[in-house]
RNA sequence: UCGGCAGUAGCUCAGCGGUAGAGCGUUCGACUGUUAAUCGAAUGGUCGUAGGUUCGAUCCCUACCUGCCGAGCCA
Numbered sequence: 001u002c003g004g005c006a007g008u009a010g011c012u013c014a015g016c017g018g019u020a021g022a023g024c025g026u027u028c029g030a031c032u033g034u035u036a037a038u039c040g041a042a043u044g045g046u047c048g049u050a051g052g053u054u055c056g057a058u059c060c061c062u063a064c065c066u067g068c069c070g071a072g073c074c075a
Stems, first nucleotide, its partner, number of pairs: 001071007010024004018055001025043006048064005
């Protein structure tokens, strides 16, 4: 430099045009002599950034940023 993949809740990840979700975590409560475990509730998001398409974008298109992987030369 080129190509591919990824970026969504505090963490790990779903969702891939029509109201953004799960598990774990955190907080509170129930239970228990206490803790743990278990159960219930709550807590959670500019969907990487900026534009574009669309009635409508996390999703499609363009550029850029960050991370990972591969390529790079000769014939």
Molecule: transfer RNA
Organism: Deinococcales bacterium